SAM riboswitch aptamer (S box leader) from Anaerolinea thermolimosa, 102 nucleotides, folded computationally.

[in-house]
Order: sequence, then C1' cells, then structure tokens
RNA sequence: CUCUUAUCCAGAGAGGUGGAGGGACGGGCCCUGUGAUACCUCGACAACCAGCCCUACGGGCAUGGUGCCAAUUCCCGCGGAAGAAAUUCUGAGAGAUAAGAG
Repeated sequence: CUCUUAUCCAGAGAGGUGGAGGGACGGGCCCUGUGAUACCUCGACAACCAGCCCUACGGGCAUGGUGCCAAUUCCCGCGGAAGAAAUUCUGAGAGAUAAGAG
C1' cells in the first nucleotide's frame, strides 16, 4: 500500500514546549494569540486483539498491544423514499480504528 470482516448518534483533560494554523478531500459551518495543529509528560475513556477470572450462546477485570479524549465520522457530497417546500428517513461511497491475509 491492497484485500476481507467488524464498528463508528456512547465515553474521556491537565501541565510543558512552541507560535499559526486546524477540523482527511471539495462545499458549508466551526475551533483557534483567552495560544490552535503538532510534540512531550502524566491522567482519563473505551474494551478491538492478547492475557486472566466466572455461575461460561454470555459476563467481568483493565496487565500487555492498539485506539481515543470540540462539535454524530461536525454536516453535506452519489442514489432511493416521503413532502408544496424547508426538511426527515434510508442504502452506498469516502474516511477512521481494530483484527486477519497478501
């Protein structure tokens, strides 16, 4: 990097460095010098994989490997349904994460 499967309306921040961008992409809308993004330390959340426990189709712990800690994956993007419209519902696509394979 590609493929397969699963999940994505829940949950969870302090300090330090540093100094202008960031929220994947396009549009919208937001966050940001009351210091963003990023990195480091500590902490938290979660429970996919391993591990351990139990009264074992299942449940629990949170030791290890990941992940994650603004907004539903922030919303929409392509199609379908309802509607006069605003809009709502829904399937896919894209993206993210885990596990496995190449």

It was read from a public genome assembly, where an Rfam model found it.